[in-house]
Context: one part of a larger RNA
Molecule: small-subunit ribosomal RNA, central domain
Organism: Odessia maeotica
C1' cells in the first nucleotide's frame, strides 16, 4: 500500500481563486490466405472378431488395427504486412566449364542415367565486426547477488533445541554427505509489446527514386623514371532539378473554452425618488391624572403631563404581498426608477481541438462584535445608575443612559461561518408539484382577423426542495446518498486516533491594539 473512518461517537479549511504535485476521454494492426504436427468427435471403406449361410454374400458392431474426407480444439511455420547499409567468414540449393567411376547405348568422348572432384557464377540462411536506429515505464527468462537467520532435504546429538555430521568393517581400510529454494530495491543480459507516457510530415527546410553543378579528400591502374598538374573512379558535405506516392492535418466526447441569440433573477456597483412609524419641537383643544407592572415605584405632571388635531425637522428601517420561492463562491441580498459592468441556465447542423479536474506554497472576499479617524447621532442599548423581586440578585421586571447601533475610509479574519455532510465524474427508483429556459397543440381567452401576451396540456434540460418505498447502507435516528464496501482500487485535497490538562504554555509570526495562526507536554485518569 493491501486495508480504518470524518451527518449526529474524534474529526471537511467560511468560501472562491490558484502555482508546484497527483490524476487525465476515445481513436491507429483487426483480420483472411496457404501449409505441418498433436488430440477428439462424426461419415464411408479395408483388416481382424462373432453369427446365419454348401457357396455367393448377408448381417452385428467390438474399449481390437488401419485409411480417405468434413468439422472442431490446440500448437507452430509462412504469405499479405520485410529493422537497414557496408565488409569479412561459412553456405543448403540452382546454373555453368571441365576431369573421371560405373551401367546401358552409340560408327564416334554420340547420347541417357548415377556417383566423386574442380572452375566461375546467382544465392535463401548464419556468425563476427563497423556504421545508424524515437525513448522509457511495465513484463519473462538468464547471469550476478555474503555467511548466519528463514524454509527445507538428508542424518538415532539416547529423544529434542541444536550440530553437520556420519555410515560400513571392527584387521588394513572403503565410501557417502555438508543440497535445495527464498534473496526486495538498483544496476547488466535478454524475448514480449498488451497496458501508461514520449516522437515523428503543416511556413514541408518531409520521404524515396533519378539526375545536374560546386567544394573537399583519398588509393590503386595508365598516362611518368621521380616531381608536379589534371582528368575518370570512390567517399562525405553543400546548393538545385525532375519524377514516385491514395503524397502528408484521426474524430469533434452526454469534457472543456469561445462566439452569436432571445431571456432570466430581492446577485453587485453608483445615483434618485417614496413610504409609514418612531422620537423631539411649533401650533392647537380638553382637564388630572399619566407611565409602567403580577403589584407596584424610580419617572412626568395647572409653569398642563398623558391625549386630540395640524405641521415641521431628523436619523434610522422597508410592514402586509412574501412561499419548504429566487439569486450569489461563501458571507449575503427586498420601496421606486435611472446608469454601469458582470453571471447562470436555455438555444445553436457555429468555433477551437485536449486546452481538463484536485490542489501544499500564496492570494481575493468573508455575519455579528471589536478597533483607529471623521460624518451623524431618531430608535434600541452593553457598562453605569435608579425602583422593584429575592434569604441574598452584582440578575430576570421597570426607569435613565454612556460605547456602540447609521454612514464614509481604513484593519481585524473569526461564528452552532451548519446540510455539523469537500470538490469533479460514473451508474443505480416510482411520484407529484415549483423556478428558468426551449420544442409542440386544428387547445382556451381578449380584439374584427393576423402579432404578441395570458392561461391549460404534452415533452426536454437544468435548478431550490419534497412525497412514497428499500433492491441498498446505517450502531441507530435516518439516508436517492449517508447507496453502488471483506463481492473492499474511478480521481484528487483536507482531516481524526480515550477523557481531561489545552486550544493552556512556549517559539515564531500576523495585528494598532483586542487578538488571530501555528502548537506541546509534565501530570492525571
Nucleotide at each position: 500500500u493491501u486495508g480504518c473512518a470524518g451527518u449526529u461517537a474524534a474529526a471537511a479549511a467560511g468560501c472562491u481563486c490558484g502555482u508546484a504535485g497527483u490524476u487525465g476521454g476515445a481513436u491507429u494492426u483487426c483480420g483472411g490466405g496457404a501449409u505441418g504436427g498433436a488430440c477428439c468427435c462424426g461419415u464411408c471403406g479395408g483388416u481382424c472378431c462373432g453369427c446365419c449361410g454348401c457357396a455367393a454374400g448377408g448381417u452385428g458392431u467390438g474399449u481390437a488395427c488401419u485409411g480417405a474426407c468434413u468439422g472442431g480444439u490446440u500448437u507452430g511455420u509462412u504469405c499479405u504486412u520485410c529493422u537497414u547499409c557496408g565488409c569479412a567468414a561459412a553456405g543448403a540449393c540452382g546454373c555453368c566449364u571441365c576431369a573421371u567411376g560405373u551401367g546401358c547405348u552409340u560408327a564416334a568422348c554420340c547420347g541417357c542415367a548415377u556417383g566423386u572432384g574442380u572452375u566461375g557464377u546467382g544465392g535463401a540462411u548464419u556468425u563476427a565486426c563497423g556504421a545508424c536506429g524515437u525513448u522509457u515505464a511495465c513484463u519473462u527468462u538468464g547471469a550476478a547477488a555474503a555467511a548466519a537467520u528463514u524454509a527445507g532435504a538428508g542424518u538415532g546429538u539416547u529423544c529434542a533445541a541444536a550440530g553437520c555430521a556420519g555410515g560400513c568393517u571392527a584387521u588394513c581400510g572403503c565410501u557417502u554427505g555438508a543440497a535445495u529454494a527464498c534473496a526486495u530495491g538498483a544496476g547488466c543480459a535478454u524475448g514480449g509489446a498488451a497496458u501508461a507516457a514520449u516522437g515523428g510530415a503543416a511556413u514541408a527546410g518531409g520521404a524515396c527514386u533519378u539526375u545536374g553543378g560546386u567544394c573537399u579528400u583519398a588509393u590503386u591502374u595508365u598516362u611518368u623514371u621521380u616531381g608536379g598538374u589534371u582528368u575518370c573512379u570512390g567517399a562525405g558535405a553543400c546548393c538545385g532539378a525532375a519524377g514516385u506516392a491514395a503524397u502528408g492535418a484521426u474524430u469533434a466526447a452526454g469534457a472543456g473554452g469561445g462566439a452569436c441569440a432571445a431571456u432570466u433573477g430581492g446577485g453587485g456597483g453608483c445615483a434618485u425618488c417614496c413610504g409609514u412609524a418612531u422620537u423631539u419641537c411649533g401650533u392647537u383643544g380638553u382637564c388630572a391624572g399619566a407611565g409602567g407592572u403580577g403589584a407596584a415605584a424610580u419617572u412626568c405632571u395647572u409653569g398642563g403631563a398623558u391625549u386630540u388635531a395640524c405641521g415641521a425637522a431628523a436619523g434610522a428601517c422597508g410592514a402586509a404581498c412574501a412561499a419548504c420561492u429566487g439569486c450569489g463562491a461563501a458571507a449575503g441580498c427586498a420601496c421606486u426608477u435611472g446608469c454601469c459592468a458582470a453571471g447562470a441556465g436555455u438555444g445553436u447542423u457555429u468555433u477551437c481541438a485536449u486546452u481538463a479536474a484536485u490542489c501544499a506554497a500564496g492570494a481575493a472576499c468573508g455575519a455579528a462584535a471589536g478597533u483607529u479617524a471623521g460624518a451623524g447621532g431618531a430608535u434600541c442599548g452593553a457598562a453605569g445608575a435608579c425602583g422593584a423581586u429575592c434569604a441574598g440578585a452584582u440578575a430576570c421586571c421597570g426607569u435613565c443612559c454612556u460605547a456602540g447601533u447609521u454612514c464614509u475610509a481604513a484593519c481585524c479574519a473569526u461564528a452552532a461561518a451548519c446540510g455539523a455532510u469537500g470538490u469533479c465524474g460514473a451508474c443505480u427508483a416510482g411520484g407529484g408539484a415549483u423556478c428558468a429556459g426551449c420544442g409542440g397543440g386544428u387547445g382556451u381567452u381578449a380584439u374584427u382577423u393576423g402579432a404578441c401576451g395570458a392561461c391549460c396540456c404534452c415533452g426536454u434540460u437544468g435548478g431550490c426542495a419534497c412525497c412514497u418505498u428499500a433492491c441498498g447502507g446505517g450502531a441507530a435516528a435516518c439516508c436517492a446518498a449517508a447507496g453502488u464496501u471483506u463481492u473492499u482500487g474511478g480521481a484528487u485535497u483536507c482531516c481524526g486516533g480515550g477523557g481531561g490538562a489545552a486550544g493552556u504554555a512556549u517559539a515564531g509570526u500576523u495585528g494598532c491594539a483586542a487578538a488571530g495562526c501555528c502548537g506541546a507536554a509534565a501530570c492525571u485518569u